[in-house]
RNA sequence: UACUGGUGGCGACCGGCGCACGGGUGCGUAACGCGUAUGCAACCUUUCUCUAACAGGGAAAUAGCCCGUCGAAAGACGGAUUAACGUCCCAUAACAUUCGGUUUUGCAUAAAGCUGAAUUAAAAUCUGCGGAGGUUAGAGGUGGGCAUGCGUACCAUUAGCUAGUUGGUAGGGUAACGGCUUACCAAGGCAACGAUGGUUAGGGGUUCUAAAAGGAUGAUCCCCCACACUGGUACUGAGACACGGACCUGACUCCUACGGGAGGCAGCAGUGAGGAAUAUUGGACAAUGGGUGCAAGCCUGAUCCAGCCAUGCCGCGUGCAGGACGAAGGCGCUAUGCGUUGUAAACUGCUUUCGAACCGGAGAAAACCCCUCCACGUGUGGAGGGUUGAUAGUACGGUAAGAAUAAGCAUCGGCUAACUCCGUGCCAGCAGCCGCGGUAAUACGGAGGAUGCAAGCGUUAUCCGGAUUUAUUAGGUUUAAAGGGUGCGUAGGCGGUUUGCUAAGUCAGUGGUGAAAUACCGACGCUCAACGUCGGGGCUGCCAUAGAAACUGGUGAACUUAAAUUGAGAUGAAGUAUUCGGAAUGUGUGGUGUAGCGGUGAAAUGCAUAGAUAUCACACAGAACACCGAUUGCGAAGGCAGGAUACUAAACUUCGAUUGACGCUGAGGCACGAAAGCGUGGGGAUCAAACAGGAUUAGAUACCCUGGUAGUCCACGCUGUAAACGAUGAUCACUCGCUGUCGGCGAUACACAGUCGGUGGCCAAGCGAAAGCGAUAAGUGAUCCACCUGGGGAGUACGGCGGCAACGCUGAAACUCAAAGGAAUUGACGGGGGCCCGCACAAGCGGAGGAACAUGUGGUUUAAUUCGAUGAUACGCGAGGAACCUUACCCGGGCUUGAAAGUUAGUGAAUGAUGGUGAAAGCUGUCAGCCAGCAAUGGCACGAAACUAGGUGCUGCAUGGCUGUCGUCAGCUCGUGCCGUGAGGUGUCGGGUUAAGUCCCAUAACGAGCGCAACCCUUAUCAAUAGUUGCUAGCAGGUCAAGCUGAGGACUCUAUUGAGACUGCCGGCGUAAGCCGUGAGGAAGGUGGGGAUGACGUCAAGUCAGCACGGCCCUUACGUCCGGGGCUACACACGUGUUACAAUGGUAGAUACAGAGGGCAGCCACUGCGUGAGCAGGAGCUAAUCCUAAAAGUCUAUCACAGUUCGGAUUGAAGUCUGCAACUCGACUUCAUGAAGCUGGAUUCGCUAGUAAUCGCGCAUCAGCAAUGGCGCGGUGAAUACGUUCCCGGGCCUUGUACACACCGCCCGUCAAGCCAUGGGAGCCGGGGGUACCUGAAGUACGUGACCGCAAGGAGCGUCCUAGGGUAAAACUGGUGACUGGGGCUAAGUCGUAACAAGGUA
Repeated sequence: UACUGGUGGCGACCGGCGCACGGGUGCGUAACGCGUAUGCAACCUUUCUCUAACAGGGAAAUAGCCCGUCGAAAGACGGAUUAACGUCCCAUAACAUUCGGUUUUGCAUAAAGCUGAAUUAAAAUCUGCGGAGGUUAGAGGUGGGCAUGCGUACCAUUAGCUAGUUGGUAGGGUAACGGCUUACCAAGGCAACGAUGGUUAGGGGUUCUAAAAGGAUGAUCCCCCACACUGGUACUGAGACACGGACCUGACUCCUACGGGAGGCAGCAGUGAGGAAUAUUGGACAAUGGGUGCAAGCCUGAUCCAGCCAUGCCGCGUGCAGGACGAAGGCGCUAUGCGUUGUAAACUGCUUUCGAACCGGAGAAAACCCCUCCACGUGUGGAGGGUUGAUAGUACGGUAAGAAUAAGCAUCGGCUAACUCCGUGCCAGCAGCCGCGGUAAUACGGAGGAUGCAAGCGUUAUCCGGAUUUAUUAGGUUUAAAGGGUGCGUAGGCGGUUUGCUAAGUCAGUGGUGAAAUACCGACGCUCAACGUCGGGGCUGCCAUAGAAACUGGUGAACUUAAAUUGAGAUGAAGUAUUCGGAAUGUGUGGUGUAGCGGUGAAAUGCAUAGAUAUCACACAGAACACCGAUUGCGAAGGCAGGAUACUAAACUUCGAUUGACGCUGAGGCACGAAAGCGUGGGGAUCAAACAGGAUUAGAUACCCUGGUAGUCCACGCUGUAAACGAUGAUCACUCGCUGUCGGCGAUACACAGUCGGUGGCCAAGCGAAAGCGAUAAGUGAUCCACCUGGGGAGUACGGCGGCAACGCUGAAACUCAAAGGAAUUGACGGGGGCCCGCACAAGCGGAGGAACAUGUGGUUUAAUUCGAUGAUACGCGAGGAACCUUACCCGGGCUUGAAAGUUAGUGAAUGAUGGUGAAAGCUGUCAGCCAGCAAUGGCACGAAACUAGGUGCUGCAUGGCUGUCGUCAGCUCGUGCCGUGAGGUGUCGGGUUAAGUCCCAUAACGAGCGCAACCCUUAUCAAUAGUUGCUAGCAGGUCAAGCUGAGGACUCUAUUGAGACUGCCGGCGUAAGCCGUGAGGAAGGUGGGGAUGACGUCAAGUCAGCACGGCCCUUACGUCCGGGGCUACACACGUGUUACAAUGGUAGAUACAGAGGGCAGCCACUGCGUGAGCAGGAGCUAAUCCUAAAAGUCUAUCACAGUUCGGAUUGAAGUCUGCAACUCGACUUCAUGAAGCUGGAUUCGCUAGUAAUCGCGCAUCAGCAAUGGCGCGGUGAAUACGUUCCCGGGCCUUGUACACACCGCCCGUCAAGCCAUGGGAGCCGGGGGUACCUGAAGUACGUGACCGCAAGGAGCGUCCUAGGGUAAAACUGGUGACUGGGGCUAAGUCGUAACAAGGUA
């Protein structure tokens, strides 16, 4: 070195075992799938343990390897040769299998034991010599299979389903029973205790919630099931019809040479897509576990670890202590300041978890295996040593430094812990519910502050709770939602007394099971906790077993009271059929008779001279049955009424007898069932939908009237509903009383007291939300049935069933709202009722509305015509007085710390006189002057600076105050008590009475307050006191006259105090309060007359322009000064007044009588002048002193009915007065002028006695006055009131109410517009399932098997079945659809007014 042999490693191949475990997912499945409990005498079980026996001999192949062929590939095929713990044959043989006999057991098929006969099968080696492995049989264990009881979602708008379907016999098949399969036979089986169908869904342990019962749930962990791209099929194997095996089919992706092939992450990572949303293509087999192997070991995305995510649970930190000048800053406020942030910060001291740095550093490891030793029974046990860490230099420990590295989110109207400012102005926005926002938002947005939770916080979604709001525990049904229209009755449910048996229910005992985890309790382990470990109890259930026997059930025997039957009696509008009757109505015929009848709120249509209505006679027709007749009676309900007869039914009473629980209720079912309606045929008098006409009305498709057809009536059939109501289901039992009535019984009785069955009223207890019910329950119990679960949509749609139709029964959803509803309360209201009052009506008197003028308002105009007041309750109102002023408005000219006031400092007396300019304000000059006080200082003025100002600008809906009105109406309340669940009531109501809630009586009320009344003022009478400025009887004086004077206090009067009137007295009525009386007395008589006085409250009534005041706005103007203008305008409309229209008057002359006021910048006597308004003189008076003073009236004259001798507007002229000034814009006087107007439409106002009417006088404001207004005063001085029906307003009681912003309320329907969901719809497009027929892969089985094989057997072929595919006709279900139907919701639209009151027709 070639060949050969050996050993080790690697690789394919043969063989064995495993791959049916572990891991994933929840498609399917409503099922013995799951849970639980049983059974298998109907079964299997690799590996494991134990027991027993055995392992003898032989044979033929086939992978690989070698040589070839085909194919692009995947792969396939042929030839030769070879091995085994692979395969086959022979031997052995039973406790295996089959058959027979016998014993025992079992409910049964049958099983077990013993025994006899027959038949059949095995095996493999390796070794470290310790053993491991093999074959057969048995036993055990483990795992599985099958069967059964019970439990296990929703829809009945799914009611019938089923042909291998149910059972039997026989064959086949399986591990095994079985229609599992085949043939034959029978006709069954399931279903209202829900079959079948449809929809949805893996089941359980558990989890969340809840007091429990329940409700919801089925992630993670555990058990079971199902599935592995879709569907089907078998093979292998102990086990599969098999996630990472096979074959076929289909869809999809990929490769291809186009012929053909490959694939299956619901394994772990990862990718894409979808989505609101869910992680790393990590480390290790170190541990636990699995497979395999003798073992070393190998495999293991099981597993153990790490990564990501505040996803959850738990723990920890982000400092701790001190620190007030309570800093600065922020924010707020009652703002020289205070509060808050806040001991918070700064500052001082301390600590160092966590983090970062450095040092150390685990436990989890015990085994397998190897070595050594010990014990005994030679293959086991034990002891010692060695070996093994992915996590991880992690947990943990230590060292030094340093407050160092670390806070957010939501909320702050109530629920619900937490409040202020600014901005915004029904905008922007918020909102879980209620609800915030329209100029002072704790609700929006921001800020400051606060509260809650905290490495989280808040939102959203979902589940349970609260929710007794589906009610088993534990609900209801008269009126709130809810009793079936009524009965009969099937199933079902429930059921009287006594007793025997039984033991299904029931009760307690025992046994088994109820897996573990979870949950609970107690311990223990990680520094604590979360977490984990151990122990305990429990798992309320199911099964079995031996007992008990009261109750329920079953069964036997008996009973009489439930129930029923029989005898007798008596009852009723009970039913059906037939028949008879009179009144009324209508019609017809005839008579009498003549002009209307009829009808209504009033009319008309209609009828009538062709004779109506009316009336008489006769006749006919149909329908209904007066009186009796009633909380009457009968009937199951509907319902039933003239009389009679026939037939039918029933409850009731009573006496005995008979049966002996035969009963109650009653889902489905059957029957009955008012009126209207429908069909067929009759009938048709009355009444009367529709319809017609006439009225009413804005309209009137109504109410009223005149007609009038269906119908109303009968027979037969249908319909099947009503407020079919007691809005009250049926049956049974029990539970105070009073009082009627119907039918019986008992009783001599008409008295009295009973009883049974009906039918009424009132009430106790009780019940009820209350109203109410109350032995005829809505009370207390029992049984059964029906029904309800917010309002609307809707008793609708669709489907089904019924019907001739009309329609009935069953009966939703989408969508929408935060209510709908019941009973009662207080008000308010009523075209509800009762009682009462008021100049409310009526009865009267006088006015307004027509005219002219005055005045206010609206409107219009204007540069401005300042503003306010606007039904009553604005309009002669604010204004008790606009030429300037006032004045707020307009135009123009000025001022800007300002026109006025305060403080501070400065200068100067103040002030007076006199210029310029200008419309004035103002601007700008000149001259004179130099304050008081001892002083401090004070007074006045000026210009300047600053702090202040100013606003008749807005908001009376931010307010105070004041006022109007209801209304000088008689009401409004409280305390205590009582009643009521409560709101609330009572009191305060009732009977009387009053002007009065005034008083009396009665009374669950007793008292009280604000109102009423009274107290106050005035007036009417008297007294006392006082006696001037008032008065004057007597006395005296005196004058032309006069209280003029002395004097006086008598009188009047004045003004202070008293008296007086209180229904006190009398008569009548009445319990009383009180009323009546032409009563008495009295000045006055019934609150004597008048005034002041205005309850709780209403009208967001009026006033920011009297004043005050919050907020907002203006600041050389929205402030302020001045001149002029305007508020006085004028086509018109309204209110309030004045003067008139005339003779009850006008004019002229003469003449008489008040009260209350006012007066010094005043009233003014008296005198003179003027026609006069006035003027000029001039006494008195600061006022009981002086002044101002009546008119109507009376007397006389005249006018004679006329636009006048009425009326005085308007206009012209001339004047007077006030005032700076009468042009815009004053009053008055004289002369002249001499308008409208001849008593006023509809309508409307005031007034009841010293009132209305009429007559004048005064005052305030004020220079003057537009005053005819307002407020007062006196003179003269009536009429009428039957009465409360009506109009208006008010009070009390009562009634109804769907009103409560309270009738100026509420509210309905169509139409028009927008939006939304939904039904129908010619159709169109899909989906799943079933049926019939055709075709039919793979594959099992069977048959065949001429080919292969020695044979066993196999290939091949065929048959049956099937996945899949195709065709067809139906059913079910979804989407969409021109058009169409109603519904809901929307802004303040249109038309009417249906309902709520007697809602105007209940």

Small-subunit ribosomal RNA from a metagenome, 1402 nucleotides, folded computationally. The coordinates come from a structure-prediction model, not an experiment, and the mean pLDDT is 83. The RNAcentral record of the sequence draws on SILVA.